[in-house]
RNA sequence: GGUGUGAUAGCUUAAUUGGUAAGAGUAUCGGAUUCAUAAUCCGAAGGUCGAGGGUUCAAAUCCCUCUCACACCA
Numbered sequence: 001g002g003u004g005u006g007a008u009a010g011c012u013u014a015a016u017u018g019g020u021a022a023g024a025g026u027a028u029c030g031g032a033u034u035c036a037u038a039a040u041c042c043g044a045a046g047g048u049c050g051a052g053g054g055u056u057c058a059a060a061u062c063c064c065u066c067u068c069a070c071a072c073c074a
Base pairs, nucleotide, nucleotide: 001073002072003071004070005069006068007067010026011025012024013023019057028044029043030042031041032040050066051065052064053063054062
């Protein structure tokens, strides 16, 4: 330098190929249980989906550019 894959909650991740502002696990906080702690159970909060632009009635999803990470080729 070229090609491909990926970037979603503090962390690890899902989203059936556009459909009405995204779920889960873990962690955190509150409660139940216990003499108490852990474990277990219930609940809450937490995301403008890497950045910018375009297409569309509608974009995490499609297109373009950029940034970063990984793999392969040279």
Transfer RNA from Candidatus Karelsulcia muelleri, 74 nucleotides, folded computationally. The gene name in the source record is trnM. The prediction has a mean pLDDT of 81. The organism belongs to Candidatus Karelsulcia, within Bacteria. The RNAcentral record of the sequence draws on ENA.